This is a predicted structure of a 544-nucleotide part of an RNA (small-subunit ribosomal RNA, 5' domain) from an uncultured prokaryote. The prediction has a mean pLDDT of 84.
Context: one part of a larger RNA
């Protein structure tokens, strides 16, 4: 000099864009942060309105409405969001391998969707419990569950062919055998059938089953690189290898039985300390050094430790089970909880924000859709924490006023500075107008295409109108009054730019280094003057 997630002191007008617990991975009150689908399914309120009956108390039926709340079922909840504890390598970065693998949803191509059955929640009912909740009996549905059928382009086995090969096998093809599937929902039409409820038939959309492929995502393996300590020199028994078996989507001591006795190490094993890694960031002419906050990628973790279940995917932050510590409830028998999600509280600390608004946009989940959910996100609030921009006025103005300070008492200086005169009008104030971000989706109308017996419907495409804004009456624009409301901080001995007076008298004090102060101190304190930077200026800490 540059830099910072900074803090502290003095000061502080406005705006834009960023950014904000570095400490206790300390403990947490409260609210919210993951739901959705009635076009999978059975059931189904209350309030209100209407009709009928009425003993005027009400009863019953219909509508709202198959709505709310709950249940079965599906998809999602493994994403998104947080944190950096652990981890020196099961991580990360980079370059590869997988002939050792998996992949829900989406996309493309092919085939199929036949026929039966038994339950169970909700509900009704009985019981236990303070509660959390639980047990028994009875009824019922499904895209829930279970048979049978059909099975190959699938898997496995046997026997062949072709081709490639890293010689382990891969790809492809033929024959035979074995094994395994499924689910419906909804809209429209009716020339034909019909038990007039609908079914059946035709058709649109969607879903289900089974294959092939593709994309994206992931698992595993390997080369190289990845901090300090030798005042850590030896380490190792599933240890190193083999065989059989198990396990996994898959290789492998991953696990197990047996066999062998190996494996690593001064080219630093083992042990200890520290640490998430990277793209990047800071600095520097570069080489390098330091660093990993925000944003992005990967990893790890979710009160602490352990475990599996479900699932395409987890060993699962707002799931389950066990153990532990802690907190809370309790009728003392027993239960409940996990902010390193967003806010917020206590505590720790030099120190770090609102218990805000909105799903309008972008993105995500569910749904055919309308739509619902979304503390992701978009915004707003607070903090000069940082960067950037703007303002605090401009011109003229000398008897060089008054006043301060200095003085050799002549004067010098603050100083065109002020006053005064003439202007301007940013920011802020007042008044008025007032956005971009909005495109979708949906819907009305019109046209076309596809399906079809049918221009009936549905789907698709195009045109056009309408609907949708948290921010926000904000940005921005116009008008208006008016110099009015808006400057400080540090320094002045040398380094280092800027000097005098007074006070003090090795005192009080200063200080980054050298050093100042003991009676004339440009170094202490004040004043005048000056220098530097400026809504900041200094100090401290840290890095280069």
């Nucleotide at each position: 000099g540059a830099a910072u997630g900074a803090a502290c002191g003095c000061u502080g007008g406005c705006g834009g864009c960023g950014u904000g617990c570095c400490u206790a991975a300390c403990a947490c009150a409260u609210g919210c942060a993951a739901g959705u689908c009635g076009c999978a399914c059975g059931a189904g309120a209350a309030a209100g309105g209407g009709g009928c009956c009425u003993u005027c108390g009400g009863g019953u039926c219909c509508c709202c409405g198959g709505u709310a709340a709950a249940g079965u079922g599906g998809c999602g909840a493994a994403c998104g969001g947080g944190u950096g504890a652990g981890u020196a390598a099961u991580g990360c970065g980079u370059a590869g391998g997988u002939a050792a693998c998996c992949u829900g949803u989406c996309c493309c191509c092919g085939a199929a969707c036949g026929u039966g059955g038994a339950a169970u929640a909700a509900c009704c009912u009985g019981g236990c419990g303070a509660a959390a909740g639980c047990c028994g009996g009875g009824c019922u549905a499904a895209u829930a569950c279970c048979g049978c059928a059909u099975g190959a382009u699938g898997u496995c086995c046997a026997c062949g062919g072709a081709u490639c090969u890293c010689c382990g096998g891969g790809u492809u093809u033929g024959u035979g055998g074995a094994c395994c599937a499924a689910a419906g929902g909804u809209g429209g039409c009716g020339a034909g059938c019909u038990u007039c409820g609908a079914g059946c038939g035709c058709u649109g959309c969607u879903g289900c089953u089974u294959g092939a492929g593709a994309a994206g995502g992931g698992g595993c393996c390997c080369g190289c690189g990845u901090c300090c300590c030798a005042u850590u020199a030896g380490c190792u028994a599933g240890u190193u290898g083999g065989u059989g078996g198990g396990g996994u989507a898959a290789u492998g001591g991953c696990c197990u039985a047996c066999c062998a006795a190996g494996g690593c190490u001064u080219c630093u094993a083992u042990g200890g300390g520290u640490a998430g890694c990277c793209g990047g960031g800071c600095u520097g002419a570069g080489a390098g050094g330091c660093u990993g906050u925000c944003c992005g990628g990967c990893c790890a973790c979710a009160c602490u430790g352990g475990a599996a279940c479900u699932g395409a995917g987890a060993c699962a932050c707002g799931g389950u089970c066990c153990a532990g510590a802690c907190u809370c409830c309790u009728a003392c028998g027993g239960g409940a909880g996990g902010c390193a999600g967003c806010a917020g509280u206590g505590g720790g600390g030099a120190a770090u924000a609102u218990u805000g608004c909105g799903c309008a946009a972008u993105g995500g989940g569910g749904g055919a859709a309308a739509c619902c959910c979304u503390g992701a996100c978009g915004c707003a609030g607070c903090g000069a924490c940082g960067c950037c921009g703007c303002g605090u006025g401009g011109g003229c103005g000398a008897u060089g006023a008054a006043g301060g300070c200095c003085u050799u008492c002549g004067g010098g200086u603050c100083g065109u500075a002020a006053a005064g005169c003439c202007c301007u009008g940013u920011c802020g104030g007042g008044c008025g107008g007032g956005a971009c971000g909005a495109a979708c989706c949906g819907u009305g109308c019109g046209a076309g295409c596809u399906c079809u017996a049918a221009c009936a419907u549905a789907g698709c495409u195009c045109g056009u109108g309408c609907c949708u804004g948290a921010c926000g009456g904000u940005a921005c624009c116009g008008c208006u009054a008016g110099a009015g409301g808006a400057a400080g901080c540090c320094c002045c001995g040398g380094c280092u730019a800027a000097c005098u007076c007074c006070g003090u008298g090795c005192c009080a004090g200063c200080a980054g280094c050298c050093g100042c102060g003991g009676u004339a101190a440009u170094a202490c304190g004040g004043a005048g003057g000056g220098g530097g930077c400026u809504a900041g200026c200094g100090u401290u800490a840290u890095u280069c």